[in-house]
RNA sequence: ACCUUAUCAAGAGAAGCCGAGGGACUGGCCCUAAGACGUUUCAGCAACCACACUUUAAAGUGAUGGUGCUAAAUCCAGCAGAUUAAAUUCUGAGAGAUGAGGA
Numbered sequence: 001a002c003c004u005u006a007u008c009a010a011g012a013g014a015a016g017c018c019g020a021g022g023g024a025c026u027g028g029c030c031c032u033a034a035g036a037c038g039u040u041u042c043a044g045c046a047a048c049c050a051c052a053c054u055u056u057a058a059a060g061u062g063a064u065g066g067u068g069c070u071a072a073a074u075c076c077a078g079c080a081g082a083u084u085a086a087a088u089u090c091u092g093a094g095a096g097a098u099g100a101g102g103a
Base pairs, nucleotide, nucleotide: 002102003101004100005099006098007097008096013042014041015040016039017038021031022030023029025078026077027076028075043070044069045068048066049065050064051062052061053060054059074095079092080091081090082089
């Protein structure tokens, strides 16, 4: 890199370093020298997996370990269908992200 599957409108930031781009891609719209992005430390959120406890099971509780996450709905749209006179709105797919499993 690939396949399967679940979730994605909730939640949670400070400091040090660095120094110009960043928000996956394209368009839009935003963030950013009042220092973004990245990185390190500490803190936090959540509860996917392991674990412990309750439990017939389903499920629940905890938050010890493994991940993940801490601007904006996955920031919005992209393709198809429905809806509207139009603007729009809705549904599904695709793409993407994360976990678990597989090959």